[in-house]
RNA sequence: AGCUCAUCCAGAGGGGUAGAGGGAUCGGCCCUGCGACACCCCGGCAACCGACACCGACAGCAGCGGACUUCCGCGAGGCCAUCGGCGAUCACGGUGCCAAAUCCGGCCCGCACGAGCGGGAAAGAUGAGGA
Repeated sequence: AGCUCAUCCAGAGGGGUAGAGGGAUCGGCCCUGCGACACCCCGGCAACCGACACCGACAGCAGCGGACUUCCGCGAGGCCAUCGGCGAUCACGGUGCCAAAUCCGGCCCGCACGAGCGGGAAAGAUGAGGA
C1' cells in the first nucleotide's frame, strides 16, 4: 500500500511551545493574531478490544433408556468448555477521540418538482481480524 467486518445525528478542555493557515479531497459554509492547525503536559469522553451478568445453541463428562465390550437415542436440564446474542453493568490495560452530524453537499434513486425532504452508494475516519 491493499482485503474483510462493525460503527460514524451521543459524549468529552485547560495549560505550555510556536506563529499561519486549518476543517482529507472539490464546492459551500465555518474556525483562526481575542493565536487556530500542529506538538508536549495534565485532565476528560467513550466502550472497539477486555471483564461481568443474562439469554440462546451446543461438544465432553455425569444421568436416563435401548442394544450389549467400543454403539444408538433422550433431555440444556447437574459439572465444565466453546460459539452467538444482548446490556440503565465495570474501566487496570491496548487503541481512539475531546468546534460544528464524517460541518453540509458532490454520484444514484424516490417525493415535492422552486429553494427542499428522505433513502442508498462512493470516499474518508476508527476499531477488530486476516493475508